[in-house]
RNA sequence: GGGCCGAUAGUCUAGCUCGGUAGGACGUUGCCCUCACGCGGCAAAGAUCGCCGGUUCGAAUCCGGCUCGGCCCA
Numbered sequence: 001g002g003g004c005c006g007a008u009a010g011u012c013u014a015g016c017u018c019g020g021u022a023g024g025a026c027g028u029u030g031c032c033c034u035c036a037c038g039c040g041g042c043a044a045a046g047a048u049c050g051c052c053g054g055u056u057c058g059a060a061u062c063c064g065g066c067u068c069g070g071c072c073c074a
Stems, first nucleotide, its partner, number of pairs: 001073007010026004020057001028044005050066005
């Protein structure tokens, strides 16, 4: 230098093919339960979907460029 894959909540991740309310687990907070703690139950908060631009009524998703990480080729 070239090819491919990945980046989504504090952490791990689904969703991307085929555009239409961003979902799950753990963790956090509150309440219930308990003499108390833990377990368990209920609820809530928590996401610039890596960045910039394009297409579109509408983009995590499609297109272009860039950044970072990984694998391979030279």